[in-house]
Context: one part of a larger RNA
């Protein structure tokens, strides 16, 4: 100096990103408990009181002697001492202290987020990520769908749409708006396009023949090959947004002034309703107003000028529940003012 415990005047978070870490609290029994709430809860809510040890006396539980009845008898019926637990009341005594050591919640308040209790990144992340009952949509009629495998087969299931797959959302309350033009998916079949094959019009190569020749050429055999007949799909028409997604601009306008219920005009598939808002979202910004503080870029409660909230890629509440996250107070302390002192045990000096 370090590590590990123990003490600490006076203040009591001033430390600090942050009460990290300590420190308070603590068992039992009684009294006595708000806000809310889903009527279970919140609850050990908070916040108080006793608490050892002897006497007495009294009360229950348990076990049950002497003794007494009865009875042939085994034994039965009263009986209730003593013992043992465990409580109440009175009374008395010790010490600074009675859950005398040790074990053994610190408490409230607010607000975000996520219902819950579960899982999870084995070795930096435990969460508001995942999961989770519940809602939705869609496939699937069974030899299902869908998965694995080349296949036989298996799973699915020795199940049957109250079942089973996928996707999406996440208890519960209130609700979930507007677009089907793009993309996808179902549904349609009139028309346009369209593959293999199917069809062969017509053209070519070769040559018996004709022909003086140049040339022409039948049958075969062989390549080409139009027209026309062809699904499915595309295009096309329709329907689906708890499918993928997507939800405006510009000017004027009221008898102080601002504002604009109202009106023009412009694009669109349609122009964001309800709720919510400087939010885990807000640049501008530590916006502006209140609240809390002596002073508050955080916080909470309001506005609404939403850079760039919004409705199952769920909107907005919400008791309960959190080794989540903020923010505030009480208690407590050596976190701090600012340090000091002690013990182990390293280290360091000698051997």
């Nucleotide at each position: 100096c370090g590590c590990u415990g123990g003490c600490u005047a006076a203040g009591g978070a001033a430390c600090u990103c942050g009460g990290c870490a300590a420190a308070a609290u603590a068992g039992c029994a009684c009294c006595g408990u708000a806000a809310c709430u889903u009527c279970g809860g919140g609850a050990g809510a908070a916040g108080g009181u006793g608490u050892g040890c002897c006497c007495a006396c009294u009360c229950g539980a348990g076990u049950g002697a002497a003794g007494a009845g009865c009875g042939a008898a085994c034994g039965c019926u009263c009986g209730g001492a003593g013992c043992u637990c465990g409580g109440a009341u009175g009374g008395g005594u010790c010490g600074c202290a009675g859950u005398g050591a040790a074990a053994u919640g610190g408490g409230g308040g607010u607000u975000g987020c996520g219902a819950c209790u579960g899982u999870u990144u084995a070795c930096u992340a435990a969460a508001a990520a995942c999961a989770c009952a519940g809602g939705a949509c869609u496939c699937u009629g069974c030899g299902a769908a869908c998965u694995c495998g080349u296949a036989a087969g298996a799973g699915g299931a020795c199940g049957u749409a109250u079942a089973g797959g996928g996707u999406c959302u996440g208890a519960c309350g209130c609700c979930u708006g507007c677009c089907c033009g793009g993309u996808g998916c179902u549904g349609g079949a009139a028309g346009g396009u369209u593959a293999a094959g199917g069809g062969g019009a017509g053209g070519a190569g070769u040559u018996a023949g004709c022909g003086c020749a140049a040339g022409c050429g039948a049958c075969g055999c062989u390549c080409c090959g139009a027209a026309c007949c062809g699904a499915a799909g595309c295009c096309c028409c329709a329907g689906u947004a708890a499918a993928c997604g997507g939800c405006g601009g510009c000017c004027g306008u009221a008898a102080c002034u601002a504002u604009a219920a109202c009106g023009g005009u412009c694009c669109u598939a349609a122009g964001g309703u309800a709720g919510c808002g400087a939010a885990a979202u807000u640049c501008c910004u530590u916006g502006u107003c209140g609240g809390g503080u002596a002073a508050g870029u955080u916080c909470c409660g309001a506005c609404c000028u939403g850079c760039a909230c919004g409705a199952a890629u769920g909107g907005c509440g919400u008791a309960a529940c959190g080794a989540c996250a903020u923010c505030c107070c009480c208690a407590c302390u050596g976190u701090c003012u600012c340090g000091g002192c002690c013990a182990g045990c390293g280290a360091c000096u000698c051997a």